[in-house]
């Protein structure tokens, strides 16, 4: 050293979490190659020799077995860190926005043909009387207008009457009456965002005039300051949930390297 048969052993492993603790179903990373059945999370089954219980395969070797090396998926914990999200709680939070004043400074616009102010007076307004217009009425002038229920005059005819004479009275005409049309000066009555036309009172925030003093600003918005106030939109405090980075610790698969390893025959 080389055949031939066997045995130790292997036939995954790892992380939470669950247990006293140890392994398994279950989860969740590896990795592809991760033996079949059977039991099992209101658990199974075991005790540091720590899965029970059967049944197959490979086997002393790249396959086993150690490692105070290297390298390392991938999972949990922690943080007075950092960044993102959404949150609850503060306005006694010197801060922004948002609202009203004050001031300065640059702009526009005006203004010695009088900016603004102060006195007064009056309009506009509101009541109450009056006038005028307008509108309607309604008296008025002038025309029309009554078979009978108006007026005068009454042909004709009718009645009384002896005669003289007389009575009512239709149609007709004239004049009205009730209406009906025209009229436009006076007149007389109602009414009205017609007019400021008179008077008074009243009212005085706005706006518009007229006068008399004074004599250079006055408005409007943006910007700085500064006063005060509203909300709680933005910012800042203060807490506490998620998610990422980034450190620190912990397990740790895979792979690398390295060292270690039986029996029995035969050559």
């Nucleotide at each position: 050293c080389c055949g031939c048969g066997c045995u130790a052993g292997a036939c995954g492993g790892g992380g939470a979490a669950c247990u006293u603790g140890c392994g398994g179903u279950g989860c969740c990373c590896u990795g592809u190659a991760a033996c079949c059945c059977g039991c099992a999370a209101u658990c199974c089954g075991c005790a540091u020799u720590a899965g029970c219980g059967g049944g197959g395969u490979c086997g002393a070797a790249u396959u086993c077995c150690c490692g105070u090396c290297c390298u390392g998926a991938g999972g949990c914990c922690u943080u007075c860190u950092c960044c993102g999200u959404g949150u609850g709680g503060g306005g006694c939070c010197a801060g922004g926005u948002c609202u009203g004043g004050g001031u300065a400074a640059g702009c526009g616009a005006u203004g010695u043909u009088g900016a603004g102010g102060a006195u007064u007076g009056g309009g506009u307004c509101c009541u109450g009387c009056g006038c005028a217009a307008c509108g309607a009425g309604a008296a008025c002038u002038u025309c029309c207008g009554a078979a009978c229920c108006g007026u005068g005059u009454c042909a004709g005819g009718u009645c009384c009457u002896g005669a003289c004479g007389g009575a009512a009275g239709c149609a007709g005409c004239a004049c009205u009456a009730a209406g009906g049309a025209a009229g436009a000066c006076c007149u007389c009555u109602c009414g009205u965002g017609u007019g400021c036309c008179g008077c008074a009172g009243g009212g005085g925030u706005g706006c518009c005039u007229g006068a008399u003093c004074u004599g250079a600003g006055u408005c409007g918005g943006u910007u700085g300051c500064u006063c005060a106030g509203g909300a709680g939109c933005c910012g800042c405090c203060c807490g506490g949930g998620c998610g990422g980075a980034a450190a620190g610790g912990u397990c740790g698969a895979a792979g690398g390297c390295g060292g270690g390893u039986g029996c029995g025959c035969g050559g």
A computed fold for a 267-nucleotide RNA from Polycladomyces subterraneus, annotated as Bacterial large signal recognition particle RNA. The model forms 90% of the base pairs in the Rfam consensus. Its Rfam family is "Bacterial large signal recognition particle RNA". Rfam describes the family as follows. The signal recognition particle (SRP) is a universally conserved ribonucleoprotein involved in the co-translational targeting of proteins to membranes. The gene name in the source record is ffs.